[in-house]
RNA sequence: UCCCCCUUAGCUUAAUAGAGUAGAGUAGUAGAUUCUUAAUCUACGGGUUCUGGGUUCGAGUCCCAGAGGGGGAA
Repeated sequence: UCCCCCUUAGCUUAAUAGAGUAGAGUAGUAGAUUCUUAAUCUACGGGUUCUGGGUUCGAGUCCCAGAGGGGGAA
C1' cells in the first nucleotide's frame, strides 16, 4: 500500500440473503419463596444498532466516505 471479515443493552449475541413495532441469555432493580443466605420463580428498567452522508413512504439491514478491532497478500 492492497484485499477480506467484525462493530446492536453493562457483557455475550440474534435479526441482515429477501428493509416493515429492535429480541434473547447473563448482569442490575423490585417482589414471591426461605429462620437467613444460596438456588428457583415472577415482574420491571436498560439500545441514538461505531460515526457522518445518500437511496427509499420506511434502513440494524442497501450504497458512499470515515473510525476502531481482527486476519491475509506484497
A computed fold for a 74-nucleotide RNA from a Tenuifilaceae bacterium, annotated as transfer RNA.
RNAcentral holds the sequence, with entries from ENA.
Its mean pLDDT, the model's own confidence on a scale to 100, is 81.
Lineage of the source: Bacteria > Bacteroidota > Bacteroidia > Bacteroidales > Tenuifilaceae.
Its Rfam family is "tRNA". The family's RNA type in Rfam is transfer RNA.